[in-house]
Molecule: transfer RNA
Organism: Trichocoleus sp. FACHB-69
RNA sequence: GGGAGCGUGGUGUAAUUGGCUAACAUCUUGGUCUCCAAAACCAAAGAUUGAAGGUUCGAGUCCUUCCGCUCUCG
Numbered sequence: 001g002g003g004a005g006c007g008u009g010g011u012g013u014a015a016u017u018g019g020c021u022a023a024c025a026u027c028u029u030g031g032u033c034u035c036c037a038a039a040a041c042c043a044a045a046g047a048u049u050g051a052a053g054g055u056u057c058g059a060g061u062c063c064u065u066c067c068g069c070u071c072u073c074g
């Protein structure tokens, strides 16, 4: 340099043919329970869906460019 894939809460993953408020687990915090703690249960916080543009009534999803990571060819 050519080709391909991936990027979503702190972490790990979902999200149907593009469709309603982006869901679940875990972590953290608070509460219930307990003599205390753990476990269990309940609740809350936590996302500019890598960035910028485009298409569309509507984009995490489609298109373009860029950034990062991985694989592959030379």
Stems, first nucleotide, its partner, number of pairs: 001073007010026004019057001028044005050066005